[in-house]
Two RNAs folded together computationally: RNase P RNA and transfer RNA, 399 nucleotides in total.
RNA sequence: UGAGUUGGUCGGGUGACGGCUUUGGCUUUUGCCAAAGAGGAAAGUCCGGACUUCAUGGGAGCGCGAUGCCUGGCAAGAGCAAUCAAGCCAGGGCGGGGCGACCCGACGGAAAGUGCAACAGAAACAAACCGCCCCGCUUGCGGGGUAAGGGUGAAAUGGUGAGGUAAGAGCUCACCGGCGCUUGCGGUAACGCGGCGGCCGGGCAAACCCCAUCGGAAGCAAGGCCAAAUAGGGAGGGGCAGAAUGGCUCCCAAGACCCUCCGGGUUGGCCGCGUAGAUAAAUCGUCACACAAAAACAGAAUCCGGCUUACAGACCGACUCAUCUA
RNA sequence: GCCCUCGUAGCUCAGUGGAUAGAGCAAGUGCCUUCUAAGCACUAGGUCGCACGUUCGAUCCGUGUCGGGGGCG
Repeated sequence: UGAGUUGGUCGGGUGACGGCUUUGGCUUUUGCCAAAGAGGAAAGUCCGGACUUCAUGGGAGCGCGAUGCCUGGCAAGAGCAAUCAAGCCAGGGCGGGGCGACCCGACGGAAAGUGCAACAGAAACAAACCGCCCCGCUUGCGGGGUAAGGGUGAAAUGGUGAGGUAAGAGCUCACCGGCGCUUGCGGUAACGCGGCGGCCGGGCAAACCCCAUCGGAAGCAAGGCCAAAUAGGGAGGGGCAGAAUGGCUCCCAAGACCCUCCGGGUUGGCCGCGUAGAUAAAUCGUCACACAAAAACAGAAUCCGGCUUACAGACCGACUCAUCUA
Repeated sequence: GCCCUCGUAGCUCAGUGGAUAGAGCAAGUGCCUUCUAAGCACUAGGUCGCACGUUCGAUCCGUGUCGGGGGCG
């Protein structure tokens, strides 16, 4: 000098004038004065919590959803407490990418079982098409052995070399890879490094499933109160041989209504609801100054915590690679 | 605001792991007819909304994102 990695902060400031919303004060009123007034994501609604509603007890069976390496700490909140908790942080292990700084991982189990793998290929599970070898004879056919070689495929029964053999083969050996073990050492652990055993095809669980842990459902249009309006109207179905009754089914006891469709009336206010804040609506505009410029994504609606996604530009710090110069 | 659901040809829909994604209508060309319609034959038309991932392989499975539709007291 160029290219890049990563952590964090801000994302407008000051002044004048004018405007909007809420609250408080003053005023007979029109109005006047004062204070406060969007975000890092207010967004997506993906998780969790608060809050609210939904329940007649007891028993049995079945199902659904979420999460998934290890250690330590933290966390909105819940609970008298022990503790639980979406997730976050730090360090570490394993796997993958990058020359590197560094980044990414839905990272339990495929040796519990079931299943899937089109086309090609002889064969996708227990496989002989070509080739190689042995035997037989009709000399180009039959029987047998062989997974070393060819060919197909995303994937072909561990890899390389040597020995061995009729030809071959973990058949044997060395090294490498994987798997297993009442195995040794290190580590809190995940796991790592060895030892032993020739034990030796893999992939998919973001296929069913298995294991472990956790989970009641619905959502502020929840829901509560007041007011208003009313006829519990019609059709169909189920029900004392037992309806509704916190995922489903069954049993025991309780219990008399329940489901679907059509039609009619009312459709206002307050609370829930906040140190911005309701009506869905406010939270801004112009000018001047400094300046290269004021231009990003975007705007609360019950609240809180986390995740994800969008984002012009500015500033601060740490580091890597390449080239040049000393 | 909260909840649910759907994106496949111009339109309406199938297809839900196997590569060449189909059907009907519409469009185009030809035949038939004096001409048109109907009928018959053939043809074209697709980033399966988009991006990333899982897988040998994705319209299909997963996550994110964009867009449309519906419900509520």

The prediction has a mean pLDDT of 78. It holds a member of the Rfam family "Bacterial RNase P class A". It is annotated as a ribozyme. Rfam's curators write: Ribonuclease P (RNase P) is a ubiquitous endoribonuclease, found in archaea, bacteria and eukarya as well as chloroplasts and mitochondria.